RNA sequence: UGAGAAGGGCGGGCAAGCGCGGGCAACCACACGAGGUUGUACCGAGGAAAGUCCGGACUCCGUGGGCAGGAUGCUGACUAACGGUCAGGCAGCGUGAGCUACGGAUAGUGCCAUAGAAACGGAAACCGCCUGAAAGGUCUAAACGUUUAAGAUUGGGGCCAAGUAAGGCAAGGGUGGAAAGGUGAGGUAAGAGCUCACCAGCAGUGCAGCGAUGCACUGGCUUGGUAAACCACAUCCGGAGCAAGGUCAAGCAGGGGGUUGGGCGGUCCCACCCUUAUUCCCCCGGGUAGACCGCAUAGACAGAUGCUUGCCUAAAACAGAAUCCGGCUUAUAGCCCUUCUCACUUC
Numbered sequence: 001u002g003a004g005a006a007g008g009g010c011g012g013g014c015a016a017g018c019g020c021g022g023g024c025a026a027c028c029a030c031a032c033g034a035g036g037u038u039g040u041a042c043c044g045a046g047g048a049a050a051g052u053c054c055g056g057a058c059u060c061c062g063u064g065g066g067c068a069g070g071a072u073g074c075u076g077a078c079u080a081a082c083g084g085u086c087a088g089g090c091a092g093c094g095u096g097a098g099c100u101a102c103g104g105a106u107a108g109u110g111c112c113a114u115a116g117a118a119a120c121g122g123a124a125a126c127c128g129c130c131u132g133a134a135a136g137g138u139c140u141a142a143a144c145g146u147u148u149a150a151g152a153u154u155g156g157g158g159c160c161a162a163g164u165a166a167g168g169c170a171a172g173g174g175u176g177g178a179a180a181g182g183u184g185a186g187g188u189a190a191g192a193g194c195u196c197a198c199c200a201g202c203a204g205u206g207c208a209g210c211g212a213u214g215c216a217c218u219g220g221c222u223u224g225g226u227a228a229a230c231c232a233c234a235u236c237c238g239g240a241g242c243a244a245g246g247u248c249a250a251g252c253a254g255g256g257g258g259u260u261g262g263g264c265g266g267u268c269c270c271a272c273c274c275u276u277a278u279u280c281c282c283c284c285g286g287g288u289a290g291a292c293c294g295c296a297u298a299g300a301c302a303g304a305u306g307c308u309u310g311c312c313u314a315a316a317a318c319a320g321a322a323u324c325c326g327g328c329u330u331a332u333a334g335c336c337c338u339u340c341u342c343a344c345u346u347c
Stems, first nucleotide, its partner, number of pairs: 001343010012312007020044003023040006046318001050329002053327005058241004069237005074088005089102001091100003104231001108230002110226003126173002128169004136160005142154001144151001146149001181199006200222001202219007245293004251288001255284004262276002265273002
C1' cells in the first nucleotide's frame, strides 16, 4: 500500500424565523364535564420505534391429580426468564485472522424411488474366480470268441458329452446417494477378520478435566442411512391478553324496601289499626351512556413530535412510538474507532 476477519460507535450539526402536542403559570368562560387566550432559561421518536419470533412484568379467570398436546436438546456459566448471551468441546470449511453446524439409530416400529442379484435378513449372486461329474456316444483292442480271419458280450484306455449339470466364493467388475470396516501381507482349489500388522470405529479400564471431551492400554474382530418419520429419554409449559382490567356514574326502563308521608277501608272527624304501591312520594343497590385510571419525567381526541432560510463540498439511507421491559430477526445512504490476518514494497 492492497485485500480481508472480528468487535464497537454515530445516523446530520450550528444559527435565525414560523409552527404542532404536553407540562407549568396567569387570565377568560363554565351547572357538571369540557374549553379558550397569552407567556415560557421546561419536555417532545429509533437503532431498529418494524416483524410480532422468543421470554418476562402487570391484569382478570381458572387451579385435586394424571393423560393428551407444545417447546427445547454437545458442555459449563450468566440471567427475573428465554429458543438469549459469554466461554469451552467436537466436526466441516478457509493459507490465515476466523466462520458454520450440533442430543439418542444395540428400546421398538416404519421407510430407503429408479437402477441393481441383493437396500438390512449375515439374506442374496448378473458378469466373474475356483472345484467339477454322470447317462449316453465314439475310437482302440487286453481278455473273450471263432479260429486263417472276423466280431464287439465283459473289462481297460482315449475322445465327445463338458469346463456342461452340480457345488464352493464374495477378491474383482457392474448398479446405486449408500453394497456390510479400509490398506498390505500370509493363507487357500479360489476366496473370506480365516490369521496377522497398521488405521478407523465399538466396548471396557486407567489418567487429566466441574463437564462436553482428550490421551494411553486391553478386548472381541465390526455394528448402513433416516428422528424437520413415529418414537424413547431429560427439562420446561394452566388460559386469555391493555379492546387486559379497575373506579365514579346521568336519563329511560326494570329490581328490592318503606317506620314516618300519600291513597283506600274500618265511621262523620281525630287517634289507632289494617291494607296498597301497576299508577303519587321517599330510600337502596346493580348496570348502560359518559368520564377517569391503568399510562410512563415523549405520549393520545388511538391525532403532536414539523417546515423555511443561511453555512458546513452534498443533507440524502432504512424508517416513525400506542401498557412496559429483556432478547432475536429483518431493513439501512454515508462516516468513525479498536484489535487481528494474508500478500507485496521500502528501510
Model confidence (mean pLDDT): 76 of 100. This is a predicted structure of a 347-nucleotide RNA (Bacterial RNase P class A) from Fervidobacterium sp. A source record names the gene rnpB. The sequence is in RNAcentral, with records from ENA. Lineage of the source: Bacteria > Thermotogati > Thermotogota > Thermotogales > Fervidobacterium. Its Rfam family is "Bacterial RNase P class A". Rfam describes the family as follows. Ribonuclease P (RNase P) is a ubiquitous endoribonuclease, found in archaea, bacteria and eukarya as well as chloroplasts and mitochondria. By type it is a ribozyme. Rfam links the family to the GO terms dimeric ribonuclease P complex, tRNA processing and ribonuclease P activity.